Background:
The RNA shown here (SAM riboswitch aptamer (S box leader)) has 107 nucleotides and comes from Planomicrobium sp. CPCC 101079. Its Rfam family is "SAM riboswitch aptamer (S box leader)". Rfam links the family to the GO term regulation of gene expression. NCBI's taxonomy places the organism under Bacteria, Bacillota, Bacilli, Caryophanaceae, Planomicrobium. The sequence was found by an Rfam model in a public genome assembly.

RNA sequence: UUCUUAUCAAGAGAGACGGAGGGAUUGGCCCGGUGAUGUCUCAGCAACCAGCCUGCUUAAGGUAAGGUGCUAAUUCCAAUAGGGGGUCUCCUCUUUGAAGAUAAGAA
Numbered sequence: 001u002u003c004u005u006a007u008c009a010a011g012a013g014a015g016a017c018g019g020a021g022g023g024a025u026u027g028g029c030c031c032g033g034u035g036a037u038g039u040c041u042c043a044g045c046a047a048c049c050a051g052c053c054u055g056c057u058u059a060a061g062g063u064a065a066g067g068u069g070c071u072a073a074u075u076c077c078a079a080u081a082g083g084g085g086g087u088c089u090c091c092u093c094u095u096u097g098a099a100g101a102u103a104a105g106a107a
Stems, first nucleotide, its partner, number of pairs: 001107008013042005021031003025079004043071003048067002051063004075099001081095006
């Protein structure tokens, strides 16, 4: 990097450094010199993998000192194709998949 599978409405912030854009893409809408994004430290959340415990022992549940991940906004919202409703150039609800993120496995 590619492929496969699972999940994505819940949860969890302080300090230091640094100094301009950032939230993947496009549009919208937001965040940002009252210092964002990012990096580091500490803290926390969660429970995918591993471990441990229970167990009907390839189920399921619990735990949290390991490996990841995460700690603005539902993946911030929409994006493709449908369905429903309304005050019908528009708005709104809903299903789906595309893309993305994370984990585990494979090449």
Its mean pLDDT, the model's own confidence on a scale to 100, is 83.